Fluoride riboswitch aptamer (crcB RNA motif) from Candidatus Izemoplasma sp., 60 nucleotides, folded computationally.
The model forms 100% of the base pairs in the Rfam consensus.
The sequence was found by an Rfam model in a public genome assembly.
Model confidence (mean pLDDT): 76 of 100.
């Protein structure tokens, strides 16, 4: 360099990281927050735990 064979790996779950677990998807995908006529509302998790950041209260 050429030919033949195989399809491992992986990704996602509304704002960061890690572990555990659940669910989903197969790159043509899963996923990309909710509500109202208007106004508006919650959260760093799908769930649990920890760290970081943000908000409120109290104490020093």
């Nucleotide at each position: 360099g050429u030919u033949c064979u195989u399809g491992a790996u992986g990704g996602a779950g509304a704002u960061g990281g890690a572990g555990u677990u659940c669910u989903c998807c197969g790159a043509u995908a899963a996923c990309c927050g909710c509500u109202u006529a208007a106004c508006g509302c919650u959260g760093a998790u799908g769930a649990c735990u920890c760290c970081u950041g943000c908000c409120c209260c109290u104490u020093u």